[in-house]
C1' cells in the first nucleotide's frame, strides 16, 4: 500500500416506537430506545423512491377541483468517489 476478512478482542453506529422541536409536506434535528449493521462514516455525482411550497395546466365569475414539475429529501434502496478498525496474503 493493494486486495480480500469481520472469528476473536476493542469499540462504533442506531431501525420501528415515544417526546419536544423545525417544516408547506416528505422528511430532519435533540432526548429515550434497539431492530439491525463490515463501513448503517462522509459525499446528493449518476439512478431509484417521497414529497409538491412555488411554477404550470384543468375547473370556476371568484373560491372549492384534477394532473404534471424539484430548486426539497431520502446515503439504513442502489451504485459510485474519500477515509476509517481488526486479521491474512
Nucleotide at each position: 500500500u493493494u486486495u480480500c476478512u469481520g472469528a476473536a478482542a476493542g469499540g462504533g453506529c442506531a431501525a420501528a416506537c415515544c417526546a419536544u422541536u423545525u417544516u408547506a409536506a416528505a422528511a430532519a434535528a435533540u432526548g429515550g430506545g434497539g431492530c439491525g449493521c463490515a463501513a448503517a462514516g462522509c459525499u446528493a455525482u449518476g439512478g431509484g423512491u417521497c414529497u409538491a411550497a412555488g411554477g404550470c395546466u384543468u375547473u370556476u365569475a371568484u373560491c372549492c377541483u384534477u394532473g404534471c414539475u424539484a430548486c426539497g429529501a431520502u446515503u439504513g434502496c442502489c451504485a459510485g468517489g474519500c477515509u476509517g478498525c481488526u486479521g491474512a496474503a
A computed fold for an 89-nucleotide RNA from a Deltaproteobacteria bacterium, annotated as c-di-GMP-I riboswitch aptamer. Of the family's consensus pairs, 95% are formed in the model. It was read from a public genome assembly, where an Rfam model found it. The prediction has a mean pLDDT of 83.